Context: one part of a larger RNA
RNA sequence: CUCUGGUUAAGGAACUAGGCAAAUUGGCCCCGUAACUUCGGAAUAUGGGGUGCCUCAAGUAAGUGAAAUUUUUUUCAAAUGUAGCUGAAAGAGGUCGCAGUGAAAAGGUCUGGGCGACUGUUUACUAAAAACACAGGUCUCUGCUAAGUCGUAAGACGAUGUAUAGGGACUGACACCUGCCCGGUGCUGGAAGGUUAAGGGGACGUGUUAUUCUCCCGACUUGUCGGGGGAAGAAGCUCUGAACCGAAGCCCCAGUAAACGGCGGCCGUAACUAUAACGGUCCUAAGGUAGCGAAAUUCCUUGUCGGGUAAGUUCCGACCCGCACGAAUGGUGCAACGACUUGGACACUGUCUCAACCAGAGCCUCG
Numbered sequence: 001c002u003c004u005g006g007u008u009a010a011g012g013a014a015c016u017a018g019g020c021a022a023a024u025u026g027g028c029c030c031c032g033u034a035a036c037u038u039c040g041g042a043a044u045a046u047g048g049g050g051u052g053c054c055u056c057a058a059g060u061a062a063g064u065g066a067a068a069u070u071u072u073u074u075u076c077a078a079a080u081g082u083a084g085c086u087g088a089a090a091g092a093g094g095u096c097g098c099a100g101u102g103a104a105a106a107g108g109u110c111u112g113g114g115c116g117a118c119u120g121u122u123u124a125c126u127a128a129a130a131a132c133a134c135a136g137g138u139c140u141c142u143g144c145u146a147a148g149u150c151g152u153a154a155g156a157c158g159a160u161g162u163a164u165a166g167g168g169a170c171u172g173a174c175a176c177c178u179g180c181c182c183g184g185u186g187c188u189g190g191a192a193g194g195u196u197a198a199g200g201g202g203a204c205g206u207g208u209u210a211u212u213c214u215c216c217c218g219a220c221u222u223g224u225c226g227g228g229g230g231a232a233g234a235a236g237c238u239c240u241g242a243a244c245c246g247a248a249g250c251c252c253c254a255g256u257a258a259a260c261g262g263c264g265g266c267c268g269u270a271a272c273u274a275u276a277a278c279g280g281u282c283c284u285a286a287g288g289u290a291g292c293g294a295a296a297u298u299c300c301u302u303g304u305c306g307g308g309u310a311a312g313u314u315c316c317g318a319c320c321c322g323c324a325c326g327a328a329u330g331g332u333g334c335a336a337c338g339a340c341u342u343g344g345a346c347a348c349u350g351u352c353u354c355a356a357c358c359a360g361a362g363c364c365u366c367g
Stems, first nucleotide, its partner, number of pairs: 001362008010353002014351001019348001027051005036041001038173001052095005062086003068080004096100001108346007115338002120132002136171007148157003174333004179263003184260002186256005193251003199245002205239001207237002211232010264282005291325001292322001303319005
């Protein structure tokens, strides 16, 4: 010097990002206990007193309870219950110590706000939370060989269930509520018209040539035969493939927002000023309702006013100019709850002013 413990004058959070750590409190008995509240709680609220040992109380109260007695349907059983066994407290008196739950073990408390209703769950090994879940709410799908899921299939789960059931999505106790927009996207329904695949259909045409015509050469019994070239070309086969017929879908027409989502601008106006209940105009599918609001959301911003402090970028109450709250991506409240988060107070303390000493274990030196 470091670590782990212990004690500390005066002060008592001045420490610090922050009372982190430590200290305080603590068991049992008695008294007593506020706001608020979902009437259950809050509550061990807060706060106050007692606590050892001895004697009396007292072998009492009480417990148990053989025998016995009584009752009863004999039995089972019930009641009373002297004996035996166990065995307090209140209260009164006395007594010792600095100190009596004498050591150990054993809540610090109160209060304002935020978030989440709650108990639960979670990043095994840096996050326990305001995240997840939750009961409750809503929408939607599914009529049973259900929807949905796994599997190529058989088959299985759903479910030996049947719409008070099962699947999916969102919200998240409870209370009061949940406004406007269906133009876009999605979903549901509709079927008149437009578009539209495979397939059906087969017009026109292509190639090929039996045949016919023609040119050249040859043969001869002179109008036939043979060879070669060219032109036209039926049927068949081949290739091509128009019109026309042809479903869902899409276009189209409606519905639907606790579906995805969205919820304006400019100008003027009142007899001080300021402001604008009022008017005009443009645009939109509709222009943000209730409630809340410098907020876990506010940039400007330490907004302004008030409170708390001697002094307060935090905190609380208001205001509203909401850069950029807002109603189940829920809005606003809310008792209880929370190893959550953020302010304040009391108690308490070596956190600090400002250090000191003690004990143990190390570091270091010597051996």

Large-subunit ribosomal RNA, domain IV from a Fidelibacterota bacterium, 367 nucleotides, folded computationally.
The source organism's lineage runs through Bacteria, Pseudomonadati and Fidelibacterota.
It was read from a public genome assembly.
Model confidence (mean pLDDT): 85 of 100.